[in-house]
RNA sequence: CGAAUAAACAGGCAAACCCGCCGAAAGGCGGGGACGCAAAGCCACCGGUCUACGGGAUUUCCUAUGACGGCGGGGCUGCCAGA
Numbered sequence: 001c002g003a004a005u006a007a008a009c010a011g012g013c014a015a016a017c018c019c020g021c022c023g024a025a026a027g028g029c030g031g032g033g034a035c036g037c038a039a040a041g042c043c044a045c046c047g048g049u050c051u052a053c054g055g056g057a058u059u060u061c062c063u064a065u066g067a068c069g070g071c072g073g074g075g076c077u078g079c080c081a082g083a
Base pairs, nucleotide, nucleotide: 012037013036017032018031019030020029021028022027035070041076042075043074045073046072047071048068049067050066054063055062056061057060
């Protein structure tokens, strides 16, 4: 210096749920709140999942240009530190 990740120190983020707002919905934003997270920091490139305003086919189905980074992979970046 790099990789890996134990105990600590200092901290960080924030699930469900509730309230308000946006959205057709999935979902997102803000406040409260903590299930958890060593990248639960950022990114829709690949896979996967969700929704269907609109469009298509017809009585019910298909479809992403929409969404999910706390689904997996991948890319970029970051704090402390014993053997």
A computed fold for an 83-nucleotide RNA from a Gammaproteobacteria bacterium, annotated as c-di-GMP-I riboswitch aptamer. NCBI's taxonomy places the organism under Bacteria, Pseudomonadati, Pseudomonadota, Gammaproteobacteria.